[in-house]
RNA sequence: CCCGCCUUAGCUCAAUUGGCAGAGCGCGCGACUGUAGAUCGCGAGGUUCCCAGUUCAAGUCUGGGAGGCGGGA
Numbered sequence: 001c002c003c004g005c006c007u008u009a010g011c012u013c014a015a016u017u018g019g020c021a022g023a024g025c026g027c028g029c030g031a032c033u034g035u036a037g038a039u040c041g042c043g044a045g046g047u048u049c050c051c052a053g054u055u056c057a058a059g060u061c062u063g064g065g066a067g068g069c070g071g072g073a
Stems, first nucleotide, its partner, number of pairs: 001072007010025004019056001027043005049065005
C1' cells in the first nucleotide's frame, strides 16, 4: 500500500428479505431467609463507533472516516 471481516446496554451477544431496539450476566428495589447466598418478581440502563446520503421508515442499504482482527504484497 491492497483485500476481507467486525464495531448494538457496564460485559458477552441477538435483532428474518428495511417496519415498536432485545436476551443472558451484572446493577437497583422487593418477596423469601435469623443474616447472606441461591431462587422468584419488578425496574433502571442505548447518539446501535462517527459524518453524510437513499427511503414514508435505516442497527440493517449506499459513500466517506475511525478503531480492532485476519490475509496479501
Transfer RNA from a Candidatus Nanoarchaeia archaeon, 73 nucleotides, folded computationally. RNAcentral holds the sequence, with entries from ENA. It matches the Rfam family "tRNA". Rfam classes the family as a transfer RNA. Model confidence (mean pLDDT): 81 of 100.